[in-house]
RNA sequence: CUCAUCCAGAGGGGCAGAGGGACACGGCCCGAUGAAGCCCCGGCAACCCGUCCGUCAGCGACGCGCAUCCAGCGCAGCCGCUGCGGCGAAGGUGCCAACUCCGUCCCGCGGCAGACGCGCGCGGGGAAGAUGAG
Numbered sequence: 001c002u003c004a005u006c007c008a009g010a011g012g013g014g015c016a017g018a019g020g021g022a023c024a025c026g027g028c029c030c031g032a033u034g035a036a037g038c039c040c041c042g043g044c045a046a047c048c049c050g051u052c053c054g055u056c057a058g059c060g061a062c063g064c065g066c067a068u069c070c071a072g073c074g075c076a077g078c079c080g081c082u083g084c085g086g087c088g089a090a091g092g093u094g095c096c097a098a099c100u101c102c103g104u105c106c107c108g109c110g111g112c113a114g115a116c117g118c119g120c121g122c123g124g125g126g127a128a129g130a131u132g133a134g
Base pairs, nucleotide, nucleotide: 001134002133003132004131005130006129011041012040013039014038015037019030020029021028024104025103026102027101042096043095044094047092048091049088050087052086053085054084056083057082058081059080060079062077063075064074065073066072100128105125106124107123108122109121110120111118112117
C1' cells in the first nucleotide's frame, strides 16, 4: 500500500499497586471487591491452515459422442484450479466489559424552532483505528 472483517463469542490465578477504555476534545463507563504491565493456566473464534465433504458455480486439460471445407457443439465421464457452502481445530496469528463504549465530518428521516438553526433522537456513509492475509 491492497483486500477482508469489526452489534456474535470467550476469564481464572500469581506478581504488581493506580490507573484504564488507541490519539485529541467532550460524554459515559471500568478500577483498592485491585487499573495498566508481566507471567501461568484456561477459553473463544476460524483470518491463515486441512490426506476432509458437496448433489453447487466458473474455468481448463483429458476422454467420449456429434458435426466438419473451416470454425465448432454437447456430456449422469474423469482430473485439476478457483469460488461458494459445510466440517475440523494440531499448528501460525488474534481475541476474551460495554457496537471499534459513544460522539466529532457528510447525508437522509424525525423532533424542536417564526427563521438562521440545534450540546436532541434514529438510520446510512466517511475519517481514524484494530485484526488477519498478501
Predicted 3D model of a 134-nucleotide RNA (SAM riboswitch aptamer (S box leader)) from a soil metagenome. Its Rfam family is "SAM riboswitch aptamer (S box leader)". For this family Rfam cites "Free state conformational sampling of the SAM-I riboswitch aptamer domain" (Stoddard et al., Structure, 2010). Gene Ontology term of the family: regulation of gene expression. The RNAcentral record of the sequence draws on MGnify. Its mean pLDDT, the model's own confidence on a scale to 100, is 81.